[in-house]
Context: one part of a larger RNA
This record gives sequence, structure tokens and C1' cells, in this order.
RNA sequence: CUGGGCGUAAAGGGUCCGUAGGUUGCUCUCUGUAAUGUUAUUUGUCAAAAACUUUAGCUUAACUAUAGAUAGGCAUUUAAAACAGGAAAGCUUGAGUCUGAUAAAGGAAAAUGGAAUUUUUCAAUUAGAGGUAGAAUCCAUAGAAGUGAAAAAGAACAUCGUAUGCGAAGGCAAUUUUCUUGUUCAGUACUGACGCUGAGGGACGAAGGCGUAGGUAGCGAACAGGAUUUGAGACCCUGGUAGUCUACGCUGUCAACGAUGAAUGCUAUCUUUUAAAAAGUUUAGAGGAUACAGCUAAGGCAUUAAGCAUUCCGCCUGAGGAGUACGAGCGCAAGCUUAAAAAUC
Repeated sequence: CUGGGCGUAAAGGGUCCGUAGGUUGCUCUCUGUAAUGUUAUUUGUCAAAAACUUUAGCUUAACUAUAGAUAGGCAUUUAAAACAGGAAAGCUUGAGUCUGAUAAAGGAAAAUGGAAUUUUUCAAUUAGAGGUAGAAUCCAUAGAAGUGAAAAAGAACAUCGUAUGCGAAGGCAAUUUUCUUGUUCAGUACUGACGCUGAGGGACGAAGGCGUAGGUAGCGAACAGGAUUUGAGACCCUGGUAGUCUACGCUGUCAACGAUGAAUGCUAUCUUUUAAAAAGUUUAGAGGAUACAGCUAAGGCAUUAAGCAUUCCGCCUGAGGAGUACGAGCGCAAGCUUAAAAAUC
């Protein structure tokens, strides 16, 4: 390489867009320098041995000898012209556009709101409060905690709320307004294969971290103290800085998981729900149950496939060394991406 695989054994890229490439609906006509692939055919070659078949020889077998054949690769001869390919024309089912509607925590910005927390001030009250398995550090007669009133600040949005909805993924939940993306349904008006996938490439990408400027209520790495303990650098408690928040940049990772790549078609039934059309049904989603066919090593999957097929991409090849070293690229850094080998079993 062939062959075999990728939910859980090694293996699906975090996600999408998209270049080259690969691949590609239906009908009809044409095309061929010696028809590019394709199919059949001729010849040569692919050493011998081995492997396969026939027969024979050592008592048999292993072994040895003799004769022979299929398939295949490369080159070549002669044909075929359906299909793929190439050129032209057309079609509407795929794809897209248009018109009219609908739902939604889809995204961005601005404004507004109430509950709670903390702090401060005022008032009345008085000796505890807090915390724990139990305590102590801590707070408090310089008046705490609790109660009432007022003010300020920042962060998050209870109920509704869900088997919900939306988004490519990450993710998205107070309310209102503005701007804006995509889906779905109906009409069937328009274009007429414009499609699918996608190496490189580009964009987005939780949390954490980094830079500059703000902000800082609560929580809270580090740190300090109190406990526990043989010890306690921890679990528990009292505090508490970065951070968490905002703006603009960077980082580019995760159990980025459905551990399941994208697209298309086909293959059982019942049921809940969202949206639309419509009139007891259809379309597009989100779930649940049974387990039909089928698949699987099994658990299980089963129209949301891990079934039956096609196209394209990514990835795997014993463990460990190691997602490491070196080199290269990117990054302010932290580090990320790419990615071995020896020795060992």
C1' cells in the first nucleotide's frame, strides 16, 4: 500500500464559512487524430525457489521430482461505443430568489425597575452577638447583634420556568425601545443544477490567564489567624488580595460530550409538546415509550441510527517513553499548534 476501523476498546477536527480538489438531478442531440477512463482480445514480461493443481519416487508422511493452470500488474495488438468524460439545447423535483405571515432566554446598544446583600447616618433599646460536631480567633458598654427610618454602591435578575424556546458551536433568562442574524409555514410568481463536501485559509470560540483604563456590594485562589491533628502546608471557622464586573485588545484551550463529522435518499408503531397552514390532516422541529426489520463483542442503538446505501473531509494502527524533546510557526508572557526517537516491557 491493500485490507480493517473511529459512542464506551487506539481513533470525529471545538464550531461554521469557504479556495483548490473530489463528487454531483432529469430529458435530448452531437463528439471521437489511433476514444482519456471502461469492456473484451493478441503478444511480451513479472528469474528460480515458494504457494495452487496433476502424476510419480523414497514402506507412509514431512521431503523430493515431473507436468500444468487461474487471477493480477506493466507495456502492447485488434475491436466495441452503452456508461463515465467533453460540447450544445431544454426541464423542475435539488438549491436559491420573490410575496404574505408566525414563534423565540438568537446578537448588539441605550434607558428603566423591584427584592436581597453590604456599608454609612439618625432614633429607641441593652448585653451579648457570631460561629461550630464542640470551640476559639473575630465583633461588642468608645453601645454591638436585633428593630424602625433614610441614603449610597455594585453585582445578579426570585416567581413565571418547563419533557420549553433560540443559536453553527461556545452559549443565551428582569422590563422597554432602537438596530440586526437565522429558521419555519403558506402562495407556487421567478432563476434553472446555480448542489454537497472541503486539504490549505478565514471568522467565531466557556472558564481561567495577560495588557491599558475604570469599578469593587457579595463571593473569593494567594495570604494571615483560630481550630483539628503525631504533623495539617488541607477539609471546618474568622478575615482577606488578585479575580469575578465594564470598555478596548490579546490568549485559543476543556469531559469544547450525544465521548457519536457534514450532506442526501430509503426502512416499524404509539404518544407528549413548540410553530405554521389547514380541518380532524399536513409540514418543520424538540422529547418520551415499545423494540419491527436490521446492527453490535456486549451494555445497547433503532426515522434525532450505532440500520441499508452514496459522496467528501478528519483521524487510528501494542503499552510506556509522550502529547514529551528538538526544530518551526504564533503569543507581551503564561503557553498553544505541529511533532519524533533511543533505552524498557

This is a predicted structure of a 345-nucleotide part of an RNA (small-subunit ribosomal RNA, central domain) from Himanthalia elongata. The full RNA is in RNAcentral, with records from ENA and SILVA. Taxonomically the source falls in Himanthalia (Eukaryota, Sar, Stramenopiles, Phaeophyceae). Model confidence (mean pLDDT): 81 of 100.